[in-house]
RNA sequence: GGAGGGGUGUCAGAGUGGUCGAAUGAGCCGGACUCGAAAUCCGGUGUACUCGAAAGAGUACCGUGAGUUCGAAUCUCACCCCCUCCG
Repeated sequence: GGAGGGGUGUCAGAGUGGUCGAAUGAGCCGGACUCGAAAUCCGGUGUACUCGAAAGAGUACCGUGAGUUCGAAUCUCACCCCCUCCG
């Protein structure tokens, strides 16, 4: 230099145009069980900003920026980063 694959919540990871800010698992918080723990079971749990006394509500965010579309994590382009192969 060329080709291919990938970047999604704290972590892993599915989702490939609409019912998705988002399955599932781990982690974390609370509870049940136990003499106590582990295991197991139940419930909850992304981040930022705004509003609110609180409970809660709204908006934005899928590496970054732009585009296509009524609608984009998903399609297109550029760039950044990681992995593999070729030279």

Model confidence (mean pLDDT): 83 of 100. Predicted 3D model of an 87-nucleotide RNA (transfer RNA) from a bacterium. Its Rfam family is "tRNA". Rfam's curators write: Transfer RNA (tRNA) molecules are approximately 80 nucleotides in length. Rfam classes the family as a transfer RNA. Its family is annotated with triplet codon-amino acid adaptor activity in the Gene Ontology. The sequence was found in a public genome assembly.